c-di-GMP-I riboswitch aptamer, 87 nucleotides, folded computationally.

C1' cells in the first nucleotide's frame, strides 16, 4: 500500500407508529419514538419498486378502468467517498 474481515467504547443514523405542516398521490419536513444499521454517508445517470395532478385510450361530459414519470424511494440492487481497528 492492496484485498478480505470479527468488533466498535465515546459517539452517529433512526423503521413502524403518533402529532403538525406540505403534496393530487407516492412521499417529504419537524417533534416524539426505536425496528434495525459499520456506510441506514452521498448520487435517481442504470436495474427494481411506489404513485398518477396531468396526458393518451375505452365515441363524448362526469365517474370508472388501462397505459405512461416528468413525481418519489439511497433503510432494494448498483455507483461513489469515507471511519474505527483485532488477526
Nucleotide at each position: 500500500a492492496a484485498a478480505a474481515u470479527a468488533u466498535a467504547u465515546c459517539g452517529g443514523c433512526a423503521a413502524a407508529c403518533u402529532u403538525a405542516c406540505u403534496g393530487a398521490a407516492a412521499a417529504g419536513u419537524a417533534a416524539g419514538g426505536a425496528c434495525g444499521c459499520a456506510a441506514a454517508g452521498c448520487u435517481u445517470a442504470g436495474g427494481g419498486c411506489c404513485u398518477u395532478c396531468c396526458u393518451u385510450g375505452a365515441a363524448a361530459c362526469a365517474c370508472u378502468c388501462a397505459a405512461g414519470a416528468u413525481g418519489g424511494c439511497a433503510g432494494c440492487c448498483a455507483g461513489u467517498u469515507g471511519c474505527a481497528g483485532a488477526c

Background
Rfam family: c-di-GMP-I riboswitch aptamer. About the family: GEMM was predicted in a large-scale screen for bacterial structured RNA regulatory elements. Model confidence (mean pLDDT): 78 of 100.